[in-house]
Context: one part of a larger RNA
RNA sequence: GAGUAACGACAAGGGGGGUGAAAAACCUCCCCGCCGGAAGACCAAGGGUUCCUGCGCAACGUUAAUCGGCGCAGGGUGAGUCGGCCCCUAAGGCGAGGCUGAAAAGCGUAGUCGAUGGGAAGCAGGUUAAAAUUCCUGCACCGCUCGUAAUUGCGAUGGGGGGACGGAGAAGGCUAGGCCAGCACAGCGUUGGUUGUCUGUGUUUAAGGUUGUAGGUGGGCUGCUUAGGUAAAUCCGGGCGGCUAACACUGAGAACUGAUGACGAGCGAUCCCUUGUGGAUUGCGAAGUGGUUGAUGCCAUGCUUCCAAGAAAAGCCUCUAAGCUUCAGAUUACGAGAGACCGUACCCCAAACCGACACAGGUGGUCAGGUAGAGAAUACCAAGGCGCUU
Numbered sequence: 001g002a003g004u005a006a007c008g009a010c011a012a013g014g015g016g017g018g019u020g021a022a023a024a025a026c027c028u029c030c031c032c033g034c035c036g037g038a039a040g041a042c043c044a045a046g047g048g049u050u051c052c053u054g055c056g057c058a059a060c061g062u063u064a065a066u067c068g069g070c071g072c073a074g075g076g077u078g079a080g081u082c083g084g085c086c087c088c089u090a091a092g093g094c095g096a097g098g099c100u101g102a103a104a105a106g107c108g109u110a111g112u113c114g115a116u117g118g119g120a121a122g123c124a125g126g127u128u129a130a131a132a133u134u135c136c137u138g139c140a141c142c143g144c145u146c147g148u149a150a151u152u153g154c155g156a157u158g159g160g161g162g163g164a165c166g167g168a169g170a171a172g173g174c175u176a177g178g179c180c181a182g183c184a185c186a187g188c189g190u191u192g193g194u195u196g197u198c199u200g201u202g203u204u205u206a207a208g209g210u211u212g213u214a215g216g217u218g219g220g221c222u223g224c225u226u227a228g229g230u231a232a233a234u235c236c237g238g239g240c241g242g243c244u245a246a247c248a249c250u251g252a253g254a255a256c257u258g259a260u261g262a263c264g265a266g267c268g269a270u271c272c273c274u275u276g277u278g279g280a281u282u283g284c285g286a287a288g289u290g291g292u293u294g295a296u297g298c299c300a301u302g303c304u305u306c307c308a309a310g311a312a313a314a315g316c317c318u319c320u321a322a323g324c325u326u327c328a329g330a331u332u333a334c335g336a337g338a339g340a341c342c343g344u345a346c347c348c349c350a351a352a353c354c355g356a357c358a359c360a361g362g363u364g365g366u367c368a369g370g371u372a373g374a375g376a377a378u379a380c381c382a383a384g385g386c387g388c389u390u
Base pairs, nucleotide, nucleotide: 013031014030015029016028017027018026032387033386034385035384040367041366042365043364046347047346050345051075052074053073054072055071056070060068061067080141081140082343083342084341086119087118088117092113093112094111098107099106100105122139123138124137125136126135142339144337145336146335147334148333149332150331151330152329153324154323158319159318160317161316166306167305168304169303172299173298174297177293178292179291180290181289182203183202184201185200186199187198188196204262205261208257209256210255215250216249217248218247219244220243221242222241223240224239225238226237228236229235263288266284267283268282269281270280271279272278273276307310353362354361369381370380371379372378
C1' cells in the first nucleotide's frame, strides 16, 4: 500500500419470548421467502464415530458464538429369512504333473480361485435420546439333523432335461398411485355474506394360506423297437403303431382368509414449561364403501418381427453304473432339535466421498404426489428440506 480488496452463488429476511458475561447468526413460537425428477427420501462405492446425550469455547468455523461435522466424557449398531460368508461358474488369475528357457522365469493340462451374473426362506404394526424386515406383538415361511408311523428300488463326480439369456415393435389384461362421490367426526365465522350443491380432517391394512382367472406355451396318453447320447439306462434322441379332444405346464390380478387383529380423525385423564394454534405419557376410539382414471410397474425371460444370431456352471428334475437290497437309502405325514460367524450407528449429488479448504467442480442405482401440460420439459405447490456462517 491499507484498516483497502475479500469474507465463496442475488433462495431473504422480519418480529415476540428464552438462555447467557455478551445474541443479526443458538433454542422456541409467529410471519415472510427458496427447492420440490430436488436443494426431498433410500441404497451401492468411499469415509470411519462424523450418530445420540451431558459438559465446554483456547484452537478449528473466512465475523460473533451461549452453537457446531470443534474439544472432553459417557452412550449407541441385536438377524435362520436383508447383505456377506456358503454352493456355482464368467472375463481373468494361480497352477500338481508337463512343455520351453543359461538362469530369473514364461506358457499351460487336471484342478483351484475369481461377481459386476445364477442358487432356500418375512411381512404388517409398535417401540429408543440414538438400532430395527434384526428388539417386541401378531401372523408366516425355508432348508438341515434326529425320532415315530406308513409306503417303497435306492444309488453319481457319469448320461439327458432344465437353468438359459439379443435388438426393435405392437396390442391386450391388471395393479400401485391419483381423483371424485358416498360415509364418519368436527366447524358455523373478531370484515359485508356463509345450515349450504358449505368448510376441514379421515376413509388405511402386509407377507403367507386356499382357489387357479385374463392370458401364454405345448396337441395329449400309450405300446413296440433302436447302429445315437464315450459304459449302462426304464431317461433323452431316432423309427413304427394304437387311442383320444381335450389335457398338461405356466400365469398377473381378483375373491375368501390372514383380521373378533392392527391402524385410525378425534375425545378424555395426568404431567411439563417459554401458557401456545405448544410438548410428554396414557386410556377410549367413528367411518373404514363405491365409481372413475391409470402407469415407464406386473402378466412378460410372453407375443410379433429383424439380422449382426445374442454367457457359463451349480442348485433343481430325471436316467441308470459300480454297489447295496431284513441293512443302508428313498417318499409322505407328524413331532423334536439346531440354524453359527461377519456387516448393520451416521453421511451418501455431499460441510462427512474424490478435488490441499465447511471449495459454485465431479460421483453409479432406486422412489417419482397435486394443478396446467405430449412430457421425468416448464411454472406454481404437497410430503419433506432449507434461507446457502459476516

The prediction has a mean pLDDT of 85. A computed fold for a 390-nucleotide part of an RNA from a Spongiibacteraceae bacterium, annotated as large-subunit ribosomal RNA, domain III. The source organism's lineage runs through Bacteria, Pseudomonadati, Pseudomonadota, Cellvibrionales and Spongiibacteraceae. The RNAcentral record of the full RNA draws on ENA.